[in-house]
RNA sequence: GCCGGUGUAGCUCAGUUGGUAGAGCAAUUCAUUCGUAAUGAAAAGGUCGGCGGUUCGAUUCCGUCCACCGGCACCA
Numbered sequence: 001g002c003c004g005g006u007g008u009a010g011c012u013c014a015g016u017u018g019g020u021a022g023a024g025c026a027a028u029u030c031a032u033u034c035g036u037a038a039u040g041a042a043a044a045g046g047u048c049g050g051c052g053g054u055u056c057g058a059u060u061c062c063g064u065c066c067a068c069c070g071g072c073a074c075c076a
Base pairs, nucleotide, nucleotide: 001072002071003070004069005068006067007066010025011024012023013022019056028042029041030040031039049065050064051063052062053061
């Protein structure tokens, strides 16, 4: 330099043939207990990597950039 993949909650990951995003774990609160753990319940937590484009509408489609991973090439 070329090609491909990944980027979504604090962490690990789903998801949608385009229609106002979910699970598990963690953390918080409450119940239970003399107390802790365990268990049960509740509530909260996200500008879906950035910027543009298409569209009535984009996490999803298109372009570009960034980060990470892999392959190929170059390395006189």
Background: Transfer RNA from Noviherbaspirillum sp. UKPF54, 76 nucleotides, folded computationally. The coordinates come from a structure-prediction model, not an experiment, and the mean pLDDT is 81. Rfam family: tRNA. The source organism's lineage runs through Bacteria, Pseudomonadota, Burkholderiales, Oxalobacteraceae and Noviherbaspirillum.